[in-house]
RNA sequence: UGAUCUGUAGCUCACUUGGUCAGAGCAGGUGACUCAUAAUCACUUGGUAGCUGGUUCGAUUCCAGCCAGGUCAA
Numbered sequence: 001u002g003a004u005c006u007g008u009a010g011c012u013c014a015c016u017u018g019g020u021c022a023g024a025g026c027a028g029g030u031g032a033c034u035c036a037u038a039a040u041c042a043c044u045u046g047g048u049a050g051c052u053g054g055u056u057c058g059a060u061u062c063c064a065g066c067c068a069g070g071u072c073a074a
Base pairs, nucleotide, nucleotide: 001073002072003071004070005069006068007067010026011025012024013023019057027045028044029043030042031041032040050066051065052064053063054062
């Protein structure tokens, strides 16, 4: 320098023929249970979907640029 993949909750990850509430597990909070703690159970909190712009009635999803990281080639 070129090619390619990835970026979504505090962490690990789903969800894409564009559609009405963006989810799971772990974690956090409250409660139940217990003499108490853990475990277990119930409820619950948490996201401008990397940034900017474009297409569209409508974008996590499509397009462009940029940023960060991985892999490959030179």
The prediction has a mean pLDDT of 81.
This is a predicted structure of a 74-nucleotide RNA (transfer RNA) from a Kiritimatiellia bacterium.
Its Rfam family is "tRNA".
Lineage of the source: Bacteria > Pseudomonadati > Kiritimatiellota > Kiritimatiellia.